[in-house]
The part of an RNA shown here (small-subunit ribosomal RNA, 5' domain) has 490 nucleotides and comes from an uncultured bacterium. The prediction has a mean pLDDT of 84.
Context: one part of a larger RNA
RNA sequence: AAACGCUGGCGGCGUGCCUAAAACAUGCAAGUCGAACGGCUCUCGUCUUUCGGGGCGGGGGUAGUGGCGGACGGCUGAGUAACACGUGGGUGACCUGCCCUCGAGCGGGGGAUAACUGCCCGAAAGGGUGGCUAAUACCGCAGAUGUUGGUCUUUCGGUAGGCUAACUGAACUUGAGGGGCUCGGGGAGGGGCCCGCGGCCGAUUAGCUCGCUGGUGGGGUAACGGCCUACCAGGGCAUCGAUCGGUAGCUGGUCUGAGAGGAUGAUCAGCCAGACUGGGACUGCGAACGGUCCAGACUCCUACGGGAGGCAGCAGUUAGGAAUUUUGGGCAAUGGGCGAAAGCCUGACCCAGCAACGCCGCGUGGGUGAUGAAGGCCCUCGGGUCGUAAAGCCCUUUUCCAGGGGAAGAUAGUGACGGUACCCUGGGAAUAAGCCCCGGCUAACUACGUGCCAGCAGCCGCGGUAAUACGUAGGGGGCAAGCGUUGUCC
Numbered sequence: 001a002a003a004c005g006c007u008g009g010c011g012g013c014g015u016g017c018c019u020a021a022a023a024c025a026u027g028c029a030a031g032u033c034g035a036a037c038g039g040c041u042c043u044c045g046u047c048u049u050u051c052g053g054g055g056c057g058g059g060g061g062u063a064g065u066g067g068c069g070g071a072c073g074g075c076u077g078a079g080u081a082a083c084a085c086g087u088g089g090g091u092g093a094c095c096u097g098c099c100c101u102c103g104a105g106c107g108g109g110g111g112a113u114a115a116c117u118g119c120c121c122g123a124a125a126g127g128g129u130g131g132c133u134a135a136u137a138c139c140g141c142a143g144a145u146g147u148u149g150g151u152c153u154u155u156c157g158g159u160a161g162g163c164u165a166a167c168u169g170a171a172c173u174u175g176a177g178g179g180g181c182u183c184g185g186g187g188a189g190g191g192g193c194c195c196g197c198g199g200c201c202g203a204u205u206a207g208c209u210c211g212c213u214g215g216u217g218g219g220g221u222a223a224c225g226g227c228c229u230a231c232c233a234g235g236g237c238a239u240c241g242a243u244c245g246g247u248a249g250c251u252g253g254u255c256u257g258a259g260a261g262g263a264u265g266a267u268c269a270g271c272c273a274g275a276c277u278g279g280g281a282c283u284g285c286g287a288a289c290g291g292u293c294c295a296g297a298c299u300c301c302u303a304c305g306g307g308a309g310g311c312a313g314c315a316g317u318u319a320g321g322a323a324u325u326u327u328g329g330g331c332a333a334u335g336g337g338c339g340a341a342a343g344c345c346u347g348a349c350c351c352a353g354c355a356a357c358g359c360c361g362c363g364u365g366g367g368u369g370a371u372g373a374a375g376g377c378c379c380u381c382g383g384g385u386c387g388u389a390a391a392g393c394c395c396u397u398u399u400c401c402a403g404g405g406g407a408a409g410a411u412a413g414u415g416a417c418g419g420u421a422c423c424c425u426g427g428g429a430a431u432a433a434g435c436c437c438c439g440g441c442u443a444a445c446u447a448c449g450u451g452c453c454a455g456c457a458g459c460c461g462c463g464g465u466a467a468u469a470c471g472u473a474g475g476g477g478g479c480a481a482g483c484g485u486u487g488u489c490c
Base pairs, nucleotide, nucleotide: 002486003485004484005483006482009362010361011360012359013358014357015355016354017320022318023317024316026315027314028313031068032067033066036065037064039062040061041060042059043058044057045056046055047054048053075274076273077272085198086197087196088195089194090193091192094191095190096189099187100186101185102184103183104182105181107141109139110138116131117130118129119128120127121126146167147166148165149164150163151162152161153160172179173178200246201245202244207237208236209235212234213233214232215231216230217229218228219227249271250270251269252268253264254263255262256261276296277295278294279293280292298309299308300307301306326352328351329350330349334348335346336345337344338343365395366394367393368392375386376385377384378383400427401426402425403424404423405422409417434479435478436477437476438475439460440459441458445474446473447472448471449470455462456461
């Protein structure tokens, strides 16, 4: 953040599974680069030809190798009472791809492998084996720089500098402009770790702890550290509430209140945590919702041998529930990824749809109109009241309908929204009022029906034959596209 009942004209801006972190059919949600590389394919030009074809060059497409991205963005709140969060500090104990800036460099070689192709296995998912090949893929060498160790100076210290030993870098491409690559210094932004303080309930939980507290050596990490390990010591925490149990993501904020405070943590923003359940590592600057491996539960396929899957992404389905939307449009804008660019991708996002779910605005007409019509209700039968209310007459056109024009949002081009907003013309009071209440609290009264019945009710209480309290009607009061009820907070 509501739901339910009755009712319902329009617009703007918001909001929309609070329950089963239940299970999910289907589609989409993360790709991109041919200006890194060799193929394959389509096509064009040109040369040659033994007319089969071959050579060279250009263009389009593409599976694969390779690069960057998939660690962002999006969702959820299960767990967590914790340095998780908030705030203020520390890091002489640390890391940082892309970006900015400064300096130096890019020399010379090598061996493979996918694609492709031959064969084979399998129902499939997939796999095996032989052969060929490229690179900005991979590996040595050179050279310089750097890192680590030793030693000297400096520093309280691991900072800075000198010497020395070991180890250690690169990649090219191009359209000739450029784009990249390696090493080192600095920066920006991002992160890791540590600490002070702060924010729930229970003592009908009083003792808790054995890597547990400290030290030494070692390992591990980007980094300090019982983080891990061996040995040694016997410590550490606690009534200023340890431990245990319950509950809970935290905050900016939000609601309320004069404030103090109380309650709360939807939407938006920051942080944290999770991705079927549990565990593990790999790659990488960084780690895993739409990666991988193992186990488990569940679902599906199967030729029974074996395989596939993970909506707490956007829609949507089933279930649960009082209850929560379209299997929509577009990348036009903003932003993101890749790319030199053109561009491609983007259920982020921008829009539209549905819902009175909320807030705000507007309308459902205005003036005049008494013989106070008709009709309803009441009546002491005289009348009173609905009531200027209606009709009638004179107007207006917000809305509505029809026609015409038609944006901004877009710096050159490009507009999903959208023929939308808005403007003009025409038409005609036309298309538009309900809900609750009327005993006191509490604003608003009579009649009839009923007769402790039927019923009402938030509390007090009404109803047993004159009921302003039940039901209906007339009248009245309150709010109004809403009105009541229920739930919850102050």